[in-house]
Context: one part of a larger RNA
Molecule: small-subunit ribosomal RNA, central domain
Organism: metagenome
RNA sequence: CUGGGCGUAAAGGGCGCGUAGGUGGCUUCGCAUGUCGGACGUGAAAUCCCACGGCUCAACCGUGGAACUGCAUCCGAAACUGCGAGGAUAGAGUGCAGGAAGGGAGAGCGGAAUUCUCGGUGUAGCGGUGAAAUGCGUUGAUAUCGAGAAGAACACCGGUGGCGAAGGCGGCUCUCUGGAAUGCAACUGACACUGAGGCACGAAAGCUGGGGGAGCAAACAGGAUUAGAUACCCUGGUAGUCCCAGCCCUAAACGGUGUGCAUUUGGUGUUGGCGGAAUUGACCCCGCCAGUGCCGGAGCUAACGCGUUAAAUGCACCGCCUGGGGAGUACGACCGCAAGGUUGAAACUC
Numbered sequence: 001c002u003g004g005g006c007g008u009a010a011a012g013g014g015c016g017c018g019u020a021g022g023u024g025g026c027u028u029c030g031c032a033u034g035u036c037g038g039a040c041g042u043g044a045a046a047u048c049c050c051a052c053g054g055c056u057c058a059a060c061c062g063u064g065g066a067a068c069u070g071c072a073u074c075c076g077a078a079a080c081u082g083c084g085a086g087g088a089u090a091g092a093g094u095g096c097a098g099g100a101a102g103g104g105a106g107a108g109c110g111g112a113a114u115u116c117u118c119g120g121u122g123u124a125g126c127g128g129u130g131a132a133a134u135g136c137g138u139u140g141a142u143a144u145c146g147a148g149a150a151g152a153a154c155a156c157c158g159g160u161g162g163c164g165a166a167g168g169c170g171g172c173u174c175u176c177u178g179g180a181a182u183g184c185a186a187c188u189g190a191c192a193c194u195g196a197g198g199c200a201c202g203a204a205a206g207c208u209g210g211g212g213g214a215g216c217a218a219a220c221a222g223g224a225u226u227a228g229a230u231a232c233c234c235u236g237g238u239a240g241u242c243c244c245a246g247c248c249c250u251a252a253a254c255g256g257u258g259u260g261c262a263u264u265u266g267g268u269g270u271u272g273g274c275g276g277a278a279u280u281g282a283c284c285c286c287g288c289c290a291g292u293g294c295c296g297g298a299g300c301u302a303a304c305g306c307g308u309u310a311a312a313u314g315c316a317c318c319g320c321c322u323g324g325g326g327a328g329u330a331c332g333a334c335c336g337c338a339a340g341g342u343u344g345a346a347a348c349u350c
Base pairs, nucleotide, nucleotide: 004321005320006319007304008303012318014201016199017198021194022193023192026087027086028085029084030083031082034080035077036076037075038074039073041071042070049065050064051063052062053061054060091191092188093187094186095184096183097182103177104176105175106174107173108172109171110154114150115149116148117147118146119145120144121143125136126135162169163168206247207246208245209244210243211242215241216240220236221235222234223233258317259316260315261314262313263312266295267294268293269292270291271290272289273288274287275286276285299306300305323350324349325348332343333342334341335340
């Protein structure tokens, strides 16, 4: 390289947009790039193969043939591919209509709880645990009532329910804004799929500057436990957690399953939209499309299991794997304020 693979054995890029490239639906005409046929030239000799022959055989050698699967030129074919011109609408997109949603951004508002402050009542405990102690409290705590302040998170609804490309998104209202589904079939007329590089987004933690700081809480301190206890438990407690601006770019970033399209028995829930029948209407019933679950058929799979949301059957394109350790390390390069990230070996060893 061919070949074989990637749910769990090594292996799907965290996710999207998109450049080059690769690939590309129906139909008519033309050209003849690839493709196919024929002719002709060439394809040195030796080698390889076949036949015959020469050394006593063989190796070796000689003669002849075949072959040299290639290339060029000319003539021809036009199904497929490509190119050019034209047509159409089933792919794709636009438009219109009424609906659904924790999709995103900003602003405002709300109640419960917690802590703190002030005031009232009130008195000796509170708190905490397996049991305790540290801790708090006669300078009046805990408990309870009233008033006020602050920050953070939004009980119930809430649901294998919804939305988003992923990360993720949940009190309420308003403003701005993105996407998807359904129905109609008016418009464009292949405008498509994938996507090396590239660009954007990307939980938590972490970093820089500024703010904020109720609760929680790495580090830290103390009390316990213990042989010890740099822990698990308890009392405290600082970064941080929150906001603004800018970085970082990682994850069991998981469905451990790349994206798109097509094909292939079923059953049963649920969400959104639409149609039909019936009805005063809703519920309900039947059907279609899109999503999301469960169970299972063929098929697939090493098995487990997957099974129209495929891990079935095919096509297109990208990424990735090639024994374990060394090692996601070293070196170099690029990125970063740093922490570190990305790319990524070898010796040696089993």